[in-house]
């Protein structure tokens, strides 16, 4: 220096005037006033996952549906999150990527092509047996064959280990060495998992982000959860007053049951349904409305020890937004990272421009998406130069 | 705060239990017909399947993330 990995950080600043929303103090003519402190994020966002919290269900195990996670170990309230490792992969590295359990319990599916696609298979080839024809006598062609062959050629995403000697009519794990696989067995590692060494001539193609099978996890709803306080109006209920007519029955208070009234089905008139006494008070539940839940937490910063690390412990110190159509803003000077244009063409001057995404709404731990621009640390590769 | 669905030409749909050139109808643009014109008949042409990653031998179809519209319940 020039390419590139990878971790963390900030993310306009200072003041001056006007403003908004909560808290504290004081004063107040109760309507405010005055003063002093506070006030958005690293994602508050998207609601994808895991909790606190509340309330509803439930004697207790299980087991079945139904969602969900899936290498091994830690970390954590807890996750599908995080770190460490294993193994596949990509890259020359540094690193970075993987739903990474089970295909040997069954089912399904592999389209075109291909001769064959699943308890393989002969289309072209190769070889032999026999016949026939030809012949320069080495052989060549051609028919048939319920003879072998799986090598080589072609089809496909995949054709039942690979590479190479040997053997053979001609192949063939048929035999060997070498590399892939499966079993056995020893060693190391908490394990995933390597490693050595025997052994077996190779079984067992793919696909579970297809249905299954394993092993783990999960009751359900959400701050419009719940608690509290309580208008107006309509209903319920207690008490007092009134209230057409008979009938029964009464503890004499009233009660039942019949008529008569009143409402109700767009309207109006018969039928037939259903419903029901007025007024006044008092009281509970409700429902608009206010309170609350609600700002002290798995909270933050530092130091220290532990631990490769995620984090954990011990000690110190801090209090840090609570709105509810929803505050946190608006100007004006000063400065400003960084951009554009000109002169000069390493340092420099002038002139304009000028902060990205965004915005809490019960809380917290992730994750994923946005995100103008800046800054630090650690690491590879190349080059040069000393 | 809770569930749900959709996205495919220029509009409106199929396709979505994977299978190789993605369809169909109006529109479109050329011809034919007709004095012209409309219907009519032929032919064309037009598509990052909203977008990124994966899984597969192969993705519109699965899977996981985003992004943009809609719906319903309290």
């Nucleotide at each position: 220096c020039c390419a590139g990995a990878u971790g963390g950080c900030c993310g306009g600043a200072u003041g001056g005037c006007c403003g908004c929303c909560g808290c504290c103090g004081c004063c107040u003519u109760c309507g405010g006033g005055c003063g002093g402190g506070g006030g958005a994020g690293g994602a508050a966002a998207g609601u994808c996952c895991g909790g606190g919290c509340u309330c509803c269900a439930c004697g207790g195990a299980a087991a079945c549906a139904c969602g969900g996670u899936g290498c091994c170990g830690g970390g954590u309230a807890a996750c599908g999150c995080c770190c460490g490792g294993c193994g596949g992969g990509g890259g020359c590295a540094a690193c970075c990527c993987c739903a990474g359990g089970g295909a040997a319990a069954g089912u399904g599916c592999c389209a075109c092509a291909g001769a064959a696609a699943g308890c393989a298979a002969a289309c072209c080839g190769c070889c032999u047996g026999u016949c026939c024809g030809c012949u320069u006598c080495g052989g060549c062609g051609g028919g048939c064959g319920c003879g072998g062959c799986a090598a080589g050629g072609g089809u496909g995403a995949a054709a039942g280990g690979g590479u190479g000697c040997g053997g053979u009519a001609a192949g063939a794990g048929c035999g060997c060495a070498c590399c892939g696989c499966g079993c056995c067995g020893c060693c190391g590692g908490u394990a995933a998992c390597g490693g050595c060494g025997g052994u077996g001539g190779c079984a067992g193609g793919g696909u579970a982000a297809a249905c299954c099978c394993c092993a783990c996890c999960g009751g359900g709803a959400g701050c419009a959860a719940g608690g509290c306080c309580a208008a107006a109006u309509a209903g319920g209920g207690g008490c007092g007053g009134c209230a057409g007519c008979c009938g029964c029955g009464u503890u004499c208070g009233c009660g039942c049951g019949g008529c008569a009234g009143a409402a109700c089905g767009g309207u109006u008139u018969c039928c037939a349904g259903u419903u029901c006494g007025c007024c006044g008070u008092c009281c509970g539940g409700g429902u608009a409305g206010g309170c609350u839940g609600c700002a002290c937490g798995a909270g933050g910063c530092g130091u220290u020890u532990g631990g490769c690390g995620a984090c954990a412990a011990a000690c110190g110190c801090c209090c840090u937004a609570g709105a509810u159509g929803a505050a946190u803003g608006g100007u004006c000077a000063u400065c400003g990272a960084c951009c554009g244009c000109c002169g000069g063409u390493u340092u420099c001057g002038g002139c304009g421009g000028g902060a990205a995404c965004a915005g809490a709404a019960c809380c917290c731990g992730g994750c994923u998406u946005a995100u103008a621009g800046g800054c630090c640390g650690u690491c590879u590769g190349g080059c040069u130069c000393a | 705060g809770c569930g749900c669905c959709c996205g495919u030409a220029g509009c409106u749909c199929a396709g979505c239990u994977g299978g190789a050139u993605a369809g169909a109808g109006c529109a479109g643009c050329g011809g034919a017909c007709u004095u012209c014109u409309a219907a009519u008949c032929c032919g064309c042409a037009g598509g990052u399947c909203g977008c990124a990653g994966g899984u597969u031998c192969g993705a519109a179809u699965c899977c996981u993330g985003c992004c943009g519209g809609g719906c319903g319940c309290g």

Description: Predicted 3D model of RNase P RNA and transfer RNA as a complex of 460 nucleotides. The prediction has a mean pLDDT of 78. It holds a member of the Rfam family "Bacterial RNase P class A". Rfam links the family to the GO terms tRNA processing, ribonuclease P activity and dimeric ribonuclease P complex.